[in-house]
RNA sequence: GCCAGAGUAGCUCAGGGGUAGAGCAGAGGACUCAUAAGCCUUUGGUCGGCAGUUCAAAUCUGCCCUCUGGCA
Repeated sequence: GCCAGAGUAGCUCAGGGGUAGAGCAGAGGACUCAUAAGCCUUUGGUCGGCAGUUCAAAUCUGCCCUCUGGCA
């Protein structure tokens, strides 16, 4: 340099046009003599950035940024 993949909650990841989710972590509650585990509830997101398409974009398109892999 070329090709492909990935970027979404503090972490690991789903979701591939129609109000953004799970697990873990965090907070609260109940239980217990107390703690842990397990149970119930709950907080937390400019969906990497900028434009375009669309009634509507996390999702489709273009460019850019970062990371990973392959080829040279």
Description: The RNA shown here (transfer RNA) has 72 nucleotides and comes from a Puniceicoccales bacterium. Lineage of the source: Bacteria > Pseudomonadati > Verrucomicrobiota > Opitutia > Puniceicoccales. Its Rfam family is "tRNA". The family's RNA type in Rfam is transfer RNA. The coordinates come from a structure-prediction model, not an experiment, and the mean pLDDT is 83. The sequence was found in a public genome assembly.